This is a predicted structure of a 378-nucleotide RNA (Bacterial RNase P class A) from a soil metagenome. The sequence is in RNAcentral, with records from MGnify. The coordinates come from a structure-prediction model, not an experiment, and the mean pLDDT is 78.
RNA sequence: GACCGGACGGUCGCUCGUCGCAAGACGGGAGGAAAGUCCGAACUCCGCAGAGCAGUGUGCCGGAUAACGUCCGGGACGGCCGGUUCAAGCCGGUUGGACGGAAAGUGCCACAGAAAACAUACCGCCUGGGCCGCAAGGUUCAGGUAAGGGUGAAAAGGUGCGGUAAGAGCGCACCGCCGACGCAGUAAUGUGCCGGGCAGGGCAAACCCCACACGGAGCAAGACCAAAUAGGGAGGGAUUUCAGCUUCGGCUGGAAGCGUGCCGGCUCGGUGCGCUGCAACCUCCGGGUAGGUCGCUUGAGCCACGCAGUAAUGCGUGGCCCAGAGGAAUGAUCGUCCCGCAGCAUUCUUGUUGCGGACAGAAUUCGGCUUACAGGUC
Numbered sequence: 001g002a003c004c005g006g007a008c009g010g011u012c013g014c015u016c017g018u019c020g021c022a023a024g025a026c027g028g029g030a031g032g033a034a035a036g037u038c039c040g041a042a043c044u045c046c047g048c049a050g051a052g053c054a055g056u057g058u059g060c061c062g063g064a065u066a067a068c069g070u071c072c073g074g075g076a077c078g079g080c081c082g083g084u085u086c087a088a089g090c091c092g093g094u095u096g097g098a099c100g101g102a103a104a105g106u107g108c109c110a111c112a113g114a115a116a117a118c119a120u121a122c123c124g125c126c127u128g129g130g131c132c133g134c135a136a137g138g139u140u141c142a143g144g145u146a147a148g149g150g151u152g153a154a155a156a157g158g159u160g161c162g163g164u165a166a167g168a169g170c171g172c173a174c175c176g177c178c179g180a181c182g183c184a185g186u187a188a189u190g191u192g193c194c195g196g197g198c199a200g201g202g203c204a205a206a207c208c209c210c211a212c213a214c215g216g217a218g219c220a221a222g223a224c225c226a227a228a229u230a231g232g233g234a235g236g237g238a239u240u241u242c243a244g245c246u247u248c249g250g251c252u253g254g255a256a257g258c259g260u261g262c263c264g265g266c267u268c269g270g271u272g273c274g275c276u277g278c279a280a281c282c283u284c285c286g287g288g289u290a291g292g293u294c295g296c297u298u299g300a301g302c303c304a305c306g307c308a309g310u311a312a313u314g315c316g317u318g319g320c321c322c323a324g325a326g327g328a329a330u331g332a333u334c335g336u337c338c339c340g341c342a343g344c345a346u347u348c349u350u351g352u353u354g355c356g357g358a359c360a361g362a363a364u365u366c367g368g369c370u371u372a373c374a375g376g377u378c
Stems, first nucleotide, its partner, number of pairs: 001378004006337007014029006031359001035370002038368005043218004055214005060074005075099001077096008100209002105207002107203003122149002124145009157175006176198001177196003181192004222294004232285005239256007257275008301320008338357008
């Protein structure tokens, strides 16, 4: 790094499907992560003139893919290991990742240190003067010096040789760097040659600059059917007479009739209410709730083989159907065996007894990432 994630069987249950009038029969029934909900999509609804600003995300190059912040291949850089060189360095292997820009601007760089970016002189080294000393040397002042020491995460190119009072790209060689050109490569980039002694410390997971991308909510999305009760809208919807009172508008009561609801085997009877009211009652329409159905599992699907490609992956052929609940099934128990640990016995490699077998558990569905995981295999 990859893979497995105890095996088989009996009994009793749970859930879904098919068949059946029913009883029941037969068949399916968790995972590599079903987890975190961190990315990317499918699907659904809502929104949407155009442009800019703001905001968020991504960021070497090429490829894969429905898409991705994922994957594959390559490049440069850093770490580690090995080889090599006087040394710097170079070569090979392996590994890591938000790997555009620090030569547009602003800002920051703690502590320590003399100095942290217009460089700087603490110790040391060197030169000269003064003083002390017989001398060696000491001390002080003025200069030179970035080789050496010390501080730090980081000290103004590195290594070696020369050079020098001591030093220094001061000079040279090599390495690094910058610029121009050529060559190789799709590109990132590599490499050759020429020129330049060397500028431009680090941090952008600080602001920022550049390029590119970006509407919102999520299956409790959403669609359909649809009570009871209470609202909303439209239409239909049945009068005469007598008596009393009167403020002369009407009001009350009786009788008959009519409308309608309820009860009773009912061409009828009983009873309630109403009769010009915006009523009772009847019919129709519409919205919502409970409840039900769909969405729901045949899909960027799984397996085998072949082909293309370094690979990710793609294509072709054949085969297969593999949970679909909704207060939410997938469990319990027994037997045989397997693995690990411990005890006992033992003819020393078996027997027997006990304990244990992880992480975890679907809920619209896929592709990733991350995290958890007893034991075992390669």